[in-house]
RNA sequence: GGGCUCUUGGCUCAGUGGUAGAGCGUCCCGUUUGCAACGGGAAGGUCGCGGGUCCAAUUCCCGCAGAGUCCA
Numbered sequence: 001g002g003g004c005u006c007u008u009g010g011c012u013c014a015g016u017g018g019u020a021g022a023g024c025g026u027c028c029c030g031u032u033u034g035c036a037a038c039g040g041g042a043a044g045g046u047c048g049c050g051g052g053u054c055c056a057a058u059u060c061c062c063g064c065a066g067a068g069u070c071c072a
Stems, first nucleotide, its partner, number of pairs: 001071007010024004018055001026042005048064005
């Protein structure tokens, strides 16, 4: 320098045009003498950044940035 893949709550990941979800974690409540486990509830996301297409973009297209991997 080039090819490919990836970027979504604190972490690991779904979601591939029509109001953004799960598990774990955090907080609160119940249960317990207490802790854990279990049950119930809540908070937490401008979907990496900027543009384009579309009635509508996390999703499609372009550029940039970052990460991984391969080639040179």